């Protein structure tokens, strides 16, 4: 330079061909249990869903630009 995947919580991902309040493991907090810790339990924070724009009554989802990152081809 051409073509294509992926981007959602600190991480590691789900999100069922658009519709009811974004979700789960971990990880972090508080609390209970212990002479203490760690294990367990119970409970809570914490997301501009890469960016910008569009299409819809309604976008994580579909469409377009940009940027990250990877794989092919040259």
């Nucleotide at each position: 330079g051409a073509g294509g995947g992926u981007g959602u919580a600190g991480c590691u991902c789900a999100g069922u061909u658009g519709g009811u309040u974004a979700g789960a493991g971990u990880a972090c907090c508080u609390g209970c249990u212990u002479g203490a810790c760690a294990u367990g339990c119970a409970g809570g924070g914490g997301g501009u869903c890469a960016u910008c724009g569009g299409u819809u009554c309604a976008a994580g989802u579909c469409c377009g630009c940009u940027c990250a990152u990877c794989c092919u081809c040259a």
The prediction has a mean pLDDT of 81. The RNA shown here (transfer RNA) has 74 nucleotides and comes from Ruminococcus sp. Taxonomically the source falls in Ruminococcus (Bacteria, Bacillati, Eubacteriales, Oscillospiraceae). Rfam family: tRNA. Rfam links the family to the GO term triplet codon-amino acid adaptor activity.